Predicted 3D model of a 249-nucleotide part of an RNA (large-subunit ribosomal RNA, domain VI) from a marine sediment metagenome. Its mean pLDDT, the model's own confidence on a scale to 100, is 84. Its Rfam family is "Bacterial large subunit ribosomal RNA". Its family is annotated with structural constituent of ribosome and ribosome in the Gene Ontology. The full RNA is in RNAcentral, with records from MGnify.
[in-house]
Context: one part of a larger RNA
């Protein structure tokens, strides 16, 4: 763009297309049973697990975690405190992302192959086949998963809002997608909780020792499960989503 004149939005159907979405093995029960003189020794069916592959997820475990917290080195900001630079070097680590972690990947139906049969003539018998009928595979088709109305036989149903703008993220290269827009908890801030580090500064006391006797002093204890941080949760209209514009039976 098309899908008749009737455009737009929403919800579907599913012709068709795609995948391998599953493959293999082990153990136990069946059962020391059937069978067999014994030695030995099944199966149908059921249960549990392992491994490879596929898809998804982050509760646990592990990794990362240049948000974060702490220790410490060199140097700079006169000293302390607090910081800068070197991911400096280390110890931890939430969320997120991940695998080494977790979850799922049954079963059934139909038509068949080789094969096995029933009935049964040609050919008074026989014969699975000629007419007819019944079974029978990890294979084929379908149920199952994904896409799908450009399926030209171009489908069905519903109806009044849709978009821009603005605040955003479970989304993201742009676009798209999803949420919110004061009748508001969408984002920021604040508070509370949770979480991470691991006990801040200041002050008080202790302190090996040194001392010019005035003091100095690594470190420790208490104040202090502190201080700092927070991509998490909740609450709260304090701030910003104002005002508005375009299209549309």
């Nucleotide at each position: 763009u098309g899908u008749a004149u009737g455009a737009g939005g929403g919800u579907c159907u599913g012709a068709g297309a795609g995948g391998a979405a599953g493959g293999a093995c082990c153990a136990c029960c069946u059962a020391g049973u059937a069978c067999g003189a014994g030695a030995g020794g099944a199966a149908c069916g059921g249960u549990g697990g392992u491994u490879c592959g596929u898809g998804g997820c982050c509760u646990c475990u592990g990794g990362u975690g240049u948000a974060c917290c702490g220790g410490u080195u060199a140097u700079c900001u006169g000293a302390c405190a607090a910081g800068g630079u070197a991911g400096g070097c280390c110890g931890g680590g939430c969320a997120g992302c991940u695998a080494c972690g977790c979850c799922a990947c049954a079963g059934g139906a139909g038509a068949u192959a080789a094969g096995u049969c029933c009935u049964g003539a040609a050919a008074g018998c026989a014969u699975c086949u000629a007419a007819g009928g019944a079974c029978g595979a990890a294979g084929c088709u379908c149920c199952u998963c994904u896409c799908a109305a450009a399926a030209a036989u171009a489908g069905a149903c519903c109806c009044a809002g849709a978009g821009c703008g603005c605040c955003c993220g479970u989304a993201a290269a742009a676009c798209a997608c999803g949420g919110g827009u004061u009748u508001a908890a969408u984002g920021g801030g604040g508070c509370u909780g949770g979480a991470g580090u691991g006990u801040a500064a200041g002050c008080a006391c202790c302190g090996a020792g040194c001392u010019u006797c005035g003091g100095c002093g690594a470190g420790g204890u208490g104040u202090u499960c502190a201080g700092c941080u927070u991509g998490c949760a909740g609450c709260u209209c304090c701030c910003a989503a104002u005002a508005g514009c375009u299209c549309g039976a």